Annotation:
The RNA shown here (FMN riboswitch aptamer (RFN element)) has 153 nucleotides and comes from Arthrobacter sp. The sequence is in RNAcentral, with records from Ribocentre. The coordinates come from a structure-prediction model, not an experiment, and the mean pLDDT is 82. The model forms 97% of the base pairs in the Rfam consensus. The source organism's lineage runs through Bacteria, Actinomycetota, Actinomycetes, Micrococcales and Arthrobacter.
RNA sequence: UACGUGCUCCGGGGUCGGUGUAAUUCCGAACCGGCGGUUAUAGUCCGCGACCCGCGAGCCAUCGCGUUUCCUUCACGGGAAUCACGGCGGCGGACGGUUGAACUGGUGGAAUUCCGGUACCGACAGUUAAAGUCUGGAUGGGAGAAGCACGUA
Numbered sequence: 001u002a003c004g005u006g007c008u009c010c011g012g013g014g015u016c017g018g019u020g021u022a023a024u025u026c027c028g029a030a031c032c033g034g035c036g037g038u039u040a041u042a043g044u045c046c047g048c049g050a051c052c053c054g055c056g057a058g059c060c061a062u063c064g065c066g067u068u069u070c071c072u073u074c075a076c077g078g079g080a081a082u083c084a085c086g087g088c089g090g091c092g093g094a095c096g097g098u099u100g101a102a103c104u105g106g107u108g109g110a111a112u113u114c115c116g117g118u119a120c121c122g123a124c125a126g127u128u129a130a131a132g133u134c135u136g137g138a139u140g141g142g143a144g145a146a147g148c149a150c151g152u153a
Base pairs, nucleotide, nucleotide: 001153002152003151004150005149006148007147008146010144015029016028017027018026030133031132032122033121034048035047036046037045043120044119052097053096054095055093058091059090060089062087063086064085066083068081069080070079071078072077102118103117104116105115106114124136125135126134
C1' cells in the first nucleotide's frame, strides 16, 4: 500500500408574493442538487443508491397434526423434549425489473464537469386546491466516506 473479516462513527438540500372560501400544491418570481467514476471540478455523461413491482435461500416466534425418546398412570390418559410437515406473522438481499433532465460559445494538451449564455429535470402516500421546496413512511433504509483491531500478500 492492497485485499479479507469484525467493530465504531458519519452519510440530502431548498419560498416568498398574488388570486382565492380554501393553495409553501395554481399563477409570478425565487431557491435546491446524495454517492463513486472521469485526461479537469458534473442534478442533465457512465454507473450506483433511495421509492415502487416481482422473486427469495435462510433465520425467529407462534399455532395445528404427526414422528421418536423420556417421565407419570393398573389402564385410559397426562406431561417434557425432539424432528418433520403445514398455517398466520416478523426479519431477511444471493437477485431481476422499473427509475428524470443540456445544448451552445470560450479557454485549454485535456472539460456535455471550468467560465459566459440560454434551457431542462426531480419517487410514493397525504392535503379545504394539482407539491423537487409542506406533512408522512423515516429516531427507517442507503450508495458510499472516515477510523480502529486482527489476518493475508